[in-house]
The RNA shown here (c-di-GMP-I riboswitch aptamer) has 88 nucleotides and comes from Paenibacillus albilobatus.
RNA sequence: UUAAGUAAACGGCAAAGCUGUCGAAAGGCAGUGCACGCAAAGCCCGCGGAUCUUCUCACUGCUUAAGUGAUGACCGCCGGUUUACUAA
Numbered sequence: 001u002u003a004a005g006u007a008a009a010c011g012g013c014a015a016a017g018c019u020g021u022c023g024a025a026a027g028g029c030a031g032u033g034c035a036c037g038c039a040a041a042g043c044c045c046g047c048g049g050a051u052c053u054u055c056u057c058a059c060u061g062c063u064u065a066a067g068u069g070a071u072g073a074c075c076g077c078c079g080g081u082u083u084a085c086u087a088a
Base pairs, nucleotide, nucleotide: 004086005085006084012038013037017032018031019030020029021028022027036076042081043080044079048078049077051073052072056070057069058068059067060066
């Protein structure tokens, strides 16, 4: 330095629920939560995939009417990228 790993060390983050708020929604933000857990649960939607939403737009359809795409969301789904340590 790289790969791999997470025993130990320095630390870090904060799920669900509840309250308030923004949003059409997915979901976001703040508080609470002594915490579901996390080597990346740091960062990235100005690289890609998956998944989710349907106010609006487009196409198809209008069969008790929806479907696909765009848009939007999500990084605690994968992925990209940075980072602590080094017992085994």
About this RNA:
Rfam family: c-di-GMP-I riboswitch aptamer. Rfam's curators write: GEMM was predicted in a large-scale screen for bacterial structured RNA regulatory elements. The model forms 95% of the base pairs in the Rfam consensus. The RNAcentral record of the sequence draws on Rfam.